[in-house]
Molecule: FMN riboswitch aptamer (RFN element)
Organism: Alicyclobacillus sendaiensis NBRC 100866
């Protein structure tokens, strides 16, 4: 270095301006946001043919929600399954669903004076994971 078991600490953004109406951040113009892992023709740094860095909401996976079986020490917990959004076009090049241009989609439940990706709640939870520690073993 690589693996095993454990402890820590981290781990989601967003309706601005306006219309209508008793009543909307929910509806209409219009704004804004993008969780992890991988993959990769982006940028960039060095001791430069090799390495570290970095790049996808819509490509492949995972996670939250909700839900159905089973199992426990059962206001609950654990393990299986189910479910589980959404991209075209051009352009460059050997090669691009990743770049470059432009033009589009899409987002759990439960609530609410009105139909919610963006308010409020289940949540001071959970959580893909990340980072760093110990302690076994070679």
């Nucleotide at each position: 270095a690589g693996g095993a078991a454990c402890c820590u600490u981290c781990g989601g953004g967003g309706c601005a301006g306006g219309g209508u109406g008793a009543a909307a951040u929910u509806c209409c113009c219009g704004a804004c946001c993008g969780g992890c892992g991988g993959u990769g023709a982006u940028g960039g740094c060095c001791u430069u043919u090799g390495g570290c860095c970095u790049a996808a909401g819509c490509c492949c996976g995972c996670g939250a929600c909700u839900c159905g079986c089973c199992a426990c020490g059962u206001u609950g917990u654990g393990g299986c399954g189910a479910c589980g959004g959404a991209u075209u076009u051009g352009g460059u090049g050997a090669g691009a669903c990743u770049c470059c241009a432009a033009a589009g989609c899409c987002g759990a439940c439960g609530g609410u004076g009105a139909a919610a990706g963006u308010c409020c709640g289940g949540a001071u939870g959970g959580g893909a994971g990340a980072a760093g520690g110990u302690u076994c073993g070679c």